[in-house]
Context: one part of a larger RNA
RNA sequence: UUGGGCGUAAAGCAUCUGUGGGUGGAUUUUUAAGUCCACCAUCAUAUCCCAGGGCUCAACCCUAGACAUGUGGUGGAAACUACCAUGAUGGAGUACGGUAGGGGUAGAGGGAAUUUCCAGUGGAGUGGUGAAAUGCGUAGAUAUCGGAAAGAACACCACCGGUGAAAGCACUCUGCUCGGCCGACACUGACAGUGAGAGACAAAAUCUAGGGGAGAGAAUGGGAUUAGAUACCCUAGUAUUCCUAGCUGUAAACGAUGGAUACUAGGCGUUGUGUGUAUCGACCCAUGCAAUGCUGUAGCUAACGCGUUAAGUAUCCCUCUUGGGGAGUAUGUUGGCAAGAAUUAAACUC
Numbered sequence: 001u002u003g004g005g006c007g008u009a010a011a012g013c014a015u016c017u018g019u020g021g022g023u024g025g026a027u028u029u030u031u032a033a034g035u036c037c038a039c040c041a042u043c044a045u046a047u048c049c050c051a052g053g054g055c056u057c058a059a060c061c062c063u064a065g066a067c068a069u070g071u072g073g074u075g076g077a078a079a080c081u082a083c084c085a086u087g088a089u090g091g092a093g094u095a096c097g098g099u100a101g102g103g104g105u106a107g108a109g110g111g112a113a114u115u116u117c118c119a120g121u122g123g124a125g126u127g128g129u130g131a132a133a134u135g136c137g138u139a140g141a142u143a144u145c146g147g148a149a150a151g152a153a154c155a156c157c158a159c160c161g162g163u164g165a166a167a168g169c170a171c172u173c174u175g176c177u178c179g180g181c182c183g184a185c186a187c188u189g190a191c192a193g194u195g196a197g198a199g200a201c202a203a204a205a206u207c208u209a210g211g212g213g214a215g216a217g218a219a220u221g222g223g224a225u226u227a228g229a230u231a232c233c234c235u236a237g238u239a240u241u242c243c244u245a246g247c248u249g250u251a252a253a254c255g256a257u258g259g260a261u262a263c264u265a266g267g268c269g270u271u272g273u274g275u276g277u278a279u280c281g282a283c284c285c286a287u288g289c290a291a292u293g294c295u296g297u298a299g300c301u302a303a304c305g306c307g308u309u310a311a312g313u314a315u316c317c318c319u320c321u322u323g324g325g326g327a328g329u330a331u332g333u334u335g336g337c338a339a340g341a342a343u344u345a346a347a348c349u350c
Stems, first nucleotide, its partner, number of pairs: 004321002007304002012318001015200003021194001023192001028085001031082001033081002035077008049065001051063004091191001092188003096183004103177007110154001114150005120144002125136002162169002207246005215241002220236004258317006266295011299306002323350003332343003
C1' cells in the first nucleotide's frame, strides 16, 4: 500500500463550529473534457503464437507472418459524470402563529439543617465502637430553651421524566439570551452533507493572585486493631472543597457504538405538540409529527446480543487499527508558571 476491520477481541477524535479537499436531489437544453465506437499512424531486436526450413530427432537455430496493453491523430455517439444556460420545489434556510424545558448568564430573596458565640434552666457525665480508648466536661459539658452570626448545599415534588454539542444543568423570583419541536404554507431556490489542518468549549483534581472558610476532609498528630498496621475503625485536623480573575486540557470524557441520508414486521409505554370523534367541561378513544424507553420478527453477529434510536440493507465523508512486551516510554519539537499534556519511535525479547 492492497484487502479486512473499529459495542465487548487492536481500533470512533470528549464534544462542536468550520477552511481546503473529496461527495452531492429532480426538469429541459448546450458543449464534448471524462466515457464509448470506427478507422489510421506508431508500439526496436529477442520472447509468446503460427507456417516453412536446418542440425539423424528434440531442445536449439534460421526465414516469413500474425499479435501488441498503451500513446497520438481523424471522424462519429450523447445515456452517465462534468461544463453552459434555464426555470421548478420535495433537501436546506428565512419570515409568521404557537409551545415545553434543572438550556446559558447576571442580579435579588427564602426556609430547614449544621457549627460557633451570648443569656437562662439544670447538675454529671458525654461522645464514640465489634469492644474500647484518645477527645469534650464541676473553669458547668451533653441535654433543653431564647437570641445573634457565618458558610455551604437546596429535603419532599422526582420520574426508565426534561434539557443541552458534549462536559453538564434542580429552592423561589426577575432582567438579558441561544437552541429545539409543532402548525399553517408566505418567501429564497440546491444555498446541501462530511470535514485534513485550524478554532471554540470542556467533569474532577492541580497551579497563580485576591477573598472566604460552616460542614466534609488528602497530608499530619493521637487512640485502637494487629506478629507488625506507614491501612481498614475512632478522635482531632492543614491543603482542598466555595467566590472572583486567570492557567491546565485530561477521565471507564461510555451507548466502551463518528456524522448525514434513504429503505426494511409488530406489540406496550413516557414527554412535547397537532388533528378527528366525543362531551356542558376536564377526561376517554383513534391518529399525524418530533423526542425518549421496554419487548420482539426478518436480517446481522464468534457468541453475548443489536434489532425503524440497528450492531439490518445501501450511498457519501472523516478519525483510527494491524501479535504480546519494550511503551504511550526515549529522543526531538510544540504549547504550559509548574505539574504535566500533545506528537511519537527503535534496539531487544517472547